[in-house]
Context: one part of a larger RNA
This record gives sequence, structure tokens and C1' cells, in this order.
RNA sequence: GGACGAACGCUGGCGGCGUGCUUAACACAUGCAAGUCGUGCGAGGAUGUGAUUGGAAGGUCUUCGGACCGGAAGAUCGCAACCGAGCGGCGGACGGGUGAGUAACGCGUGAGCAACCUGCCUUCAACAGGGGGAUAACGCAUCGAAAGAUGUGCUAAUACCGCGUAAGGCCACAGCGUCACAUGGCGCAGGGGUCAAAGGAGCAAUCCGGUUGAAGAUGGGCUCGCGUCCGAUUAGCCAGUUGGUGAGGUAACGGCCCACCAAAGCGACGAUCGGUAGCCGACCUGAGAGGGUGAUCGGCCACAUUGGAACUGAGACACGGUCCAGACUCCUACGGGAGGCGGCAGUGGGGAAUAUUGGGCAAUGGGCGAAAGCCUGACCCAGCAACGCCGCGUGAGGGAAGAAGGGUUUCGGCUCGUAAACCUCUGUCCUAAAGGGCGAAAUAAAUGACGGUACUUUAGGAGGAAGCCCCGGCUAACUACGUGCCAGCAGCCGCGGUAAUACGUAGGGGGCGAGCGUUGUCC
Repeated sequence: GGACGAACGCUGGCGGCGUGCUUAACACAUGCAAGUCGUGCGAGGAUGUGAUUGGAAGGUCUUCGGACCGGAAGAUCGCAACCGAGCGGCGGACGGGUGAGUAACGCGUGAGCAACCUGCCUUCAACAGGGGGAUAACGCAUCGAAAGAUGUGCUAAUACCGCGUAAGGCCACAGCGUCACAUGGCGCAGGGGUCAAAGGAGCAAUCCGGUUGAAGAUGGGCUCGCGUCCGAUUAGCCAGUUGGUGAGGUAACGGCCCACCAAAGCGACGAUCGGUAGCCGACCUGAGAGGGUGAUCGGCCACAUUGGAACUGAGACACGGUCCAGACUCCUACGGGAGGCGGCAGUGGGGAAUAUUGGGCAAUGGGCGAAAGCCUGACCCAGCAACGCCGCGUGAGGGAAGAAGGGUUUCGGCUCGUAAACCUCUGUCCUAAAGGGCGAAAUAAAUGACGGUACUUUAGGAGGAAGCCCCGGCUAACUACGUGCCAGCAGCCGCGGUAAUACGUAGGGGGCGAGCGUUGUCC
């Protein structure tokens, strides 16, 4: 000198764009953050309406027996739009947060898998025949303070299960061809075994789905070369340890796991142990080489109160799922239960220190849905903070009697100083009023949180807007008074003990400017 997620002191007008718990991975009140589909299914509720049934009130007549008109409530069936549970499907493995752990194939980079998986999506090929038994909801009964649970009876499906079919897949057998990189891969033909399916909407056309196989795309899994902090005042480490055979397990290779066998394997090219740390693209600095950092944004990883475990699923060993154990908090009728903000806000605490319990789904994107649409604290915006960067303003021109006043003086003057007053202007910002977007594409119409904001026009009036640090040398900028090794200053050298340009104040000056200094950290 540059830089910062900064903090502190003094000061503070506006706008744009960014950024904002670096500390306690401390504990959390409250609200919201993942739902959706009635075009998969059965039942229920409530509203409107149509049909059928039903026949009340009332009316007319009456020979008082009744007759006729009238059509309410109710019941059943249907239609329309709706509600909230349940079964079922898809999504809750994305998106969002954090950096605890991790020195590791975790990350980066380059390869490999002839050892693998991949829902939704795209393309191609083939198919969907005929049956069955349940169960939730619901009803009844019971237990419990609650959370909830049990028994029994009924019912549906794109829920579940046999049978048939098998282009094809898979399994074992055996043949041929071809490729190759060791195990092997691919293709063709053979007989054997085994394996499918679901419907919904519509008058229909058709559309949305279903099953099997092949290929693609996307996403992932695994393996390897190289690179990846400090300590040798850590020198030896290791028993599933190293390898083999066999079996198991996995989507898949593998001591991944197990039985047996062998006795290996790693290490001064730093094993092991200890400490520290998420890694990278990047960011800061520097002429570069290098050094430092890993906030925001993007990629990968790990974690979700602590530890462990599996289930479901294409995908999890699953932040707002389940089970067990621990700590903590809460409820309780003391028998037993409930919870997990490192999602967005917000609270307490810690701290030098870090924001609103805001608006909206209008845009972008995501989930579900045929769609309308619903959900979305992702996101888009607004609020707070000079925390940072950038831009603008606090007026411009003229104006010498060099006014008054301040400071100083050798008392002549000098200086603040064209500075002010005064004159002439301007209107950025400001105030008030009027008008008022782009962002909206899909689209023909509707649809904007931001926002009556940006912007435009008119009017008003210099009016409302300057400070901070420094002035001995380094280092730009000097005098007066006070103080008297005191009070104090200080980055280094050093100032102060009676004429201090170094302390304090004033005048003057220098620097930067809505900031200026200080502290901390890095180069």
C1' cells in the first nucleotide's frame, strides 16, 4: 500500500447493487417450511336440482257419512359443484440448512468397470384372456386420564393372490460363429424349467394409464494412477491382519462376512501415533513465482438431540419417517405418554459482533394432477444495518469598503478572505400535486407481491444535508497561550524538569470526505 462476512470511537443527506451469528453442532415458546390426485376405490356429510314415492297444512262442496282440489315434511334413485377422514398411486431420497466429524479414493484431476443399478422421460418390439379370497373406512362391543388399542361383523379398487398365454427375459444343459484384455463379452439356432398385466374418462373417435423386452438419456455405485497441513521430543505398526480355497451376501467386484489353509502385509520415498482441518471452482495479495483464505455464488462430501439398527422403496439406512438405548424438556388420573429450528422468521444464552415472529406465488423452478388447480419461508420482493462497492448532493457566477468579528503583531500591519454580506441564476437531491410503466412469455381473454414504486410533468424555495484524522522526523501541514519529567503523548526514533511547531486549548494549515480514524487478521 491492498484486502475484510469485521468490530470499536466520532460523525452521518440520498440512491443503485450486493452482504449480514466468523462465538454455544448451546437450549428452544409460537406460527409457517410437503403435499397432491374424486379421470384408481368404497362409504359418509352438507348444498342445490330432477324423477319416483309419499301424502301434512289449507281450501271448495256436503245429504255431515264423505267427495274433490291441494301439494309440505319424509323415503329411494340420479345429476352438479363441494367437505373432511380412509384404502390406493406418485412425491415426502428433490429443494432448504449446517461444517460437528473426516488427513480419507473424502476432495481435485485423469482413467477403468468384459464386476454394476437407474422411478419419472424418449424411441422400438410384443401383449393385456379368465378367475379368486381378503381388508381399512363404516357398524357394534370393550379397555384407557390421555396418547391410543383390542375384539367382532360388512364392503371396494389401478390394493392383494392363483390359473392361462410367453414375442421376450431369467436359470441350468449342450452346439456354432465372432470379438478379446486373464476371469470372459456378443450374436444365432435347440430342447427343458420358470416369469406378466389394470383399468379410468368420453356418445364415440380417442386420450391417460398397465405388463414384458431392447436401446437411449439422466442420475448414481465401485476400482485405480497422481496430488492433498503440522509434529520423529511419535519408529516400529498390524490378527480379518496379508494372501489362497470354498460357501454366504450385494445391483456389482472385494476379508464385505464366515469356515479352513498358508504366514504374510505396511514402514525413514515417514508406516503407526498425536494435533489441526470439510475439499474444490474460486477469493485476497503479488510484476511473477509464491504466500494466505475456503464468507456470499457454483460442484462434491458429511451430518440432522447423542449412539445404534433396519423397514419401505427405482433411489434412504432417510433433517420436518419407523424401532431401540442415553441425556434433556413437557403432559399425566402416577398406570403411562409426547418432543427434537444445524428449514424461514422469532426467543433466551454466549459474544466485540451479525436483521423482520413482513408481502406474494406475479415471475423462475419444483411436487401432484388429463386439466382447472392445489402446495411451495425454494424463489421473487419489501423491512432493518454506511457492513461493503459504485454514483450523486450539501449550490453556481459575480462581489474589496479587503466590512464586522476572531487570531497574531515588531502596533506599521498580516491573516481567516471572495470567505461573508449583497446582486444575478440553477433545481440534481428535497417538498407538494397530477400522470404512470417494462417485467405478461404461454395468449384469444384474465393474471404484478414489488407498487401508485421507478419514471414523466408542473409548482415551491438556497431553502433540509459535513464531518473525521493529522500538522517534531519518517510524512503533506505552525504559531499563540496554558502546563512545567506534572498532566499527558507515542507506530519507530522519541517529546514533557519555565520561552514545548511532539502534552492540553485556540487560531491557522494539511489529508480524506458521508465518511474519517483505531484495533484485529492476511499478502

Predicted 3D model of a 523-nucleotide part of an RNA (small-subunit ribosomal RNA, 5' domain) from an uncultured rumen bacterium. The full RNA is in RNAcentral, with records from ENA, Greengenes and SILVA. Its Rfam family is "Bacterial small subunit ribosomal RNA".